[in-house]
Context: one part of a larger RNA
RNA sequence: UUGGGCGUAAAGCGUCCGCAGGUGGUUCGUUAAGUCUUCCGUCAAAUCUCUGGGCUCAACCCAGGGGCUGCGGGGGAAACUGGCGAACUAGAGGUUGGGAGAGGCAAGCGGAAUUACCGGUGUAGUAGUAAAAUGCGUUAAUAUCGGUAAGAACACCAAAGGCGAAGGCAGCUUGCUGGAACACACCUGACACUAAGGGACGAAAGCACGGGGAGCGAAGCGGAUUAGAUACCCGCGUAGUCCGUGCCCUAAACGAUGAGUGCUGGAUUUUGGGAGUAUCGACCCUCCCAGAGUCGUUCAAAUAAGCUAACGCGUUAAGCACUCCGCCUGGGGAGUACGGCCGCAAGGCUAAAACUC
Numbered sequence: 001u002u003g004g005g006c007g008u009a010a011a012g013c014g015u016c017c018g019c020a021g022g023u024g025g026u027u028c029g030u031u032a033a034g035u036c037u038u039c040c041g042u043c044a045a046a047u048c049u050c051u052g053g054g055c056u057c058a059a060c061c062c063a064g065g066g067g068c069u070g071c072g073g074g075g076g077a078a079a080c081u082g083g084c085g086a087a088c089u090a091g092a093g094g095u096u097g098g099g100a101g102a103g104g105c106a107a108g109c110g111g112a113a114u115u116a117c118c119g120g121u122g123u124a125g126u127a128g129u130a131a132a133a134u135g136c137g138u139u140a141a142u143a144u145c146g147g148u149a150a151g152a153a154c155a156c157c158a159a160a161g162g163c164g165a166a167g168g169c170a171g172c173u174u175g176c177u178g179g180a181a182c183a184c185a186c187c188u189g190a191c192a193c194u195a196a197g198g199g200a201c202g203a204a205a206g207c208a209c210g211g212g213g214a215g216c217g218a219a220g221c222g223g224a225u226u227a228g229a230u231a232c233c234c235g236c237g238u239a240g241u242c243c244g245u246g247c248c249c250u251a252a253a254c255g256a257u258g259a260g261u262g263c264u265g266g267a268u269u270u271u272g273g274g275a276g277u278a279u280c281g282a283c284c285c286u287c288c289c290a291g292a293g294u295c296g297u298u299c300a301a302a303u304a305a306g307c308u309a310a311c312g313c314g315u316u317a318a319g320c321a322c323u324c325c326g327c328c329u330g331g332g333g334a335g336u337a338c339g340g341c342c343g344c345a346a347g348g349c350u351a352a353a354a355c356u357c
Stems, first nucleotide, its partner, number of pairs: 004328003007311002012325001014201004021194003025088007033081002035077008048066007091191001092188004096183002103177007110154001114150008125136002162169002206247006215241002220236004258324006265303001266295011306313002330357003339350004
């Protein structure tokens, strides 16, 4: 290479956008590049093979034919792929309408709790643990009432619930703004899918500068425990956690499952939209579309087919197929060294070998 794979054995880029490239719906006409057919030429000799011949045979040698892989040219075919032209609406996009949502950004507002401070009441404890101690407290704590201030997070609602490409998103109101679903016709007429390079986003921690700092709390200090205790438990507590701006770019970034399209029994719950039935209207009930779940135990009964090494997956496929991308190839060495690129740094991305089992 052929081939085989990627939920858990090695293997899906964290996610999306998108240039090139690859791939691409229905119908008609045309072309003949790919494709198919036929003929011609060429494909040095030797080698290979077949037939015949020459050395007594063979090896070897000679003559003729053939084969192999292509290339060039002429004639022909037109189903498929491609090119060109014309048309279509089932893909895709757009217009309109009423709804759903913690989708994003910004501003403003709210109450509970906590802590600190001020004032009142009040007196000896409080806090903490398995038990204690450190700690706090007669300079009046804890408790309790009132007030002031600050920062951070938003109980109930709340759900197997919703939204988002992923990371993620939750008090309330307003402004700006992205996406998806549904309904009805209408419009464009293949405008599509994927996506190497590239770009954007990307939890937490971390970094830079400036703010902020209630609670919590790496490091650190103290008290315990213990043989020791650089821990687990307790009391403090710095960075950080929060905000603005700029970096970092990682993760069990997980559904450990790339994206898109089509096809293949059902049952049930739920979210959003719609239609029908019913009704004064709503609910109920039936059906359709789009999403999110379950089909397990007891049991008379609840997944079928198919797939899978099994576990399990099963219209949200890990089933049946196609297109495109990424990735894997024994364990360790090693996601390391070196080099390159990026970064303020921490480090990230790319990525071996010797050696060894």
Small-subunit ribosomal RNA, central domain from a bacterium, 357 nucleotides, folded computationally. The coordinates come from a structure-prediction model, not an experiment, and the mean pLDDT is 82. Rfam family: Bacterial small subunit ribosomal RNA.